[in-house]
RNA sequence: CAAGUAGAUCGGAUGGUCGCUCCGCGUUAUCGCGGGGAGGAAAGUCCGGGCUCCACCGGGCAAGGUGCUGGGUAAUACCCAGGAGGGGUGACCCUAUGGAAAGUGCCACAGAAACAUACCGCCAAUGGCUAGUCAAGAGCUAGUACAGGCAAGGGUGAAAUGGUGAGGUAAGAGCUCACCAGCAGCCAGGUGACUGGCUGGCUGGGCAAACCCCACCUGGAGCAAGACCAAAUAGGAGGGCGCUUGAGGUGCUCGGCCGAUGCCCUCGGGUUGGUUGCUUGACCCUGUUGGUAACAUCAGGGCUAGAUGGAUGGCCACCGUUCCAUUUGGAAUACAGAACCCGGCUUAUAGACUACUUGCCCG
RNA sequence: GCCGAGGUAGCUCAGUCGGUAGAGCAGCGGACUGAAAAUCCGCGUGUCCCCAGUUCGAUUCUGGGCCUCGGCACCA
Numbered sequence: 001c002a003a004g005u006a007g008a009u010c011g012g013a014u015g016g017u018c019g020c021u022c023c024g025c026g027u028u029a030u031c032g033c034g035g036g037g038a039g040g041a042a043a044g045u046c047c048g049g050g051c052u053c054c055a056c057c058g059g060g061c062a063a064g065g066u067g068c069u070g071g072g073u074a075a076u077a078c079c080c081a082g083g084a085g086g087g088g089u090g091a092c093c094c095u096a097u098g099g100a101a102a103g104u105g106c107c108a109c110a111g112a113a114a115c116a117u118a119c120c121g122c123c124a125a126u127g128g129c130u131a132g133u134c135a136a137g138a139g140c141u142a143g144u145a146c147a148g149g150c151a152a153g154g155g156u157g158a159a160a161u162g163g164u165g166a167g168g169u170a171a172g173a174g175c176u177c178a179c180c181a182g183c184a185g186c187c188a189g190g191u192g193a194c195u196g197g198c199u200g201g202c203u204g205g206g207c208a209a210a211c212c213c214c215a216c217c218u219g220g221a222g223c224a225a226g227a228c229c230a231a232a233u234a235g236g237a238g239g240g241c242g243c244u245u246g247a248g249g250u251g252c253u254c255g256g257c258c259g260a261u262g263c264c265c266u267c268g269g270g271u272u273g274g275u276u277g278c279u280u281g282a283c284c285c286u287g288u289u290g291g292u293a294a295c296a297u298c299a300g301g302g303c304u305a306g307a308u309g310g311a312u313g314g315c316c317a318c319c320g321u322u323c324c325a326u327u328u329g330g331a332a333u334a335c336a337g338a339a340c341c342c343g344g345c346u347u348a349u350a351g352a353c354u355a356c357u358u359g360c361c362c363g
Numbered sequence: 364g365c366c367g368a369g370g371u372a373g374c375u376c377a378g379u380c381g382g383u384a385g386a387g388c389a390g391c392g393g394a395c396u397g398a399a400a401a402u403c404c405g406c407g408u409g410u411c412c413c414c415a416g417u418u419c420g421a422u423u424c425u426g427g428g429c430c431u432c433g434g435c436a437c438c439a
Base pairs, nucleotide, nucleotide: 001359002358003357004356005355006354007353009352010351012319014317015316016315017314018313020037021036022035023034024033025032026031039335043346044345046344047343048342049341050340051222052221053220054219056256057255058254059253060252061251063218064217065216066215067214068082069081070080071079072078083097084095085094086093087092098213099212103211104210105207106206107205116161119154120153121150122149123148126147127146128144129143130142131141132140133139162180163179164178165177166176167175181203183200184199185198186197187196188195189194226276227275228274229273236267237266238265239264240263241262248258249257269438270437271436283302284301285300286299287298289296290295320333321332322331323330324329364435365434366433367432368431369430370429373388374387375386376385382419390406391405392404393403394402412428413427414426415425416424
């Protein structure tokens, strides 16, 4: 210098002027002064929690989710560390990564066969048949794929019942042996996933982001939740269920319990106001201690948006950054805008910074 | 803001426990007619919204993105 990999990283600055919103103070139809005013994703709403209501408690079933191991956390599908497998020269990255010898199902077309089978093929060792030998029988010899044996080879397919080599056989075959892969048992190490060694027999296709099995987890709704005040209207009409033989009680059901001017549905009427929930919180910054780390503990410091037709903006100057031309200069300045609040994930993002890797060049 | 549904031919819709996707209308060509309509015969038209993953194989299963549509206020 080029190409890459990773990140608790950063992602414009200053001044002037005209506005917007909230808070405080002073004045009170209003105005003045002072102070605060978007993000790393505020986004998607994909997970998890706080908070609120469903009066409450327990059992069963269903439904849904997660899925290597250990730890962290309020919790998670997140994070950290490790194991195994895979990719990359490397920094590093990816994995819904339990079980297919519990069962069911599926595997189109092709192919003989997709999980029990033989289309082509190989085989005369065995039984049968034929011929020869022989007076005859037995035996022997030769032939024949009828019975049968085989799964080596061919062919089909995404996938064909371990792979390579040697022995063996009628032909073959883990039939036997060596090495490798896989499985089971034992021993050792590790909290564990797992790893290493020895022994054994000889192998039993794939799909669980198909049903399912195993282990663990989960009640439902959502701030338009919920609480209060005020205004107005017809505190109305129809239907269903129920009042101790019990409707309803936020998936269904059972038991307890609560429970009656009640509960549910449809139609009709009125309002389009205010307060609260609402921003001090699993908060932020710095440091100590423990831990490989995620994180936790302790100490000190800080207060950092709260709108409700919805504020956080417009213009000018100057600086920074990038690009183009390279002479004065010109152009651009990413993605994007809070709505009850947090922790994650995912997606969008010009450019900059830091650490590391590989290659080339120079000293 | 919160919750839910959908995206398949030009239009309206089927199809799904994974195996190369259809119907009606519309359109095009031919026959009939002097010509047209109607009728009859034939025909195609597809990024199954997009990008990844699982799988031998994805419209279908899983994850992410984009777009469209619907519902949810309070009082009595």
This is a predicted complex of two RNAs, RNase P RNA and transfer RNA, with 439 nucleotides together. Rfam match: Bacterial RNase P class A. It is annotated as a ribozyme.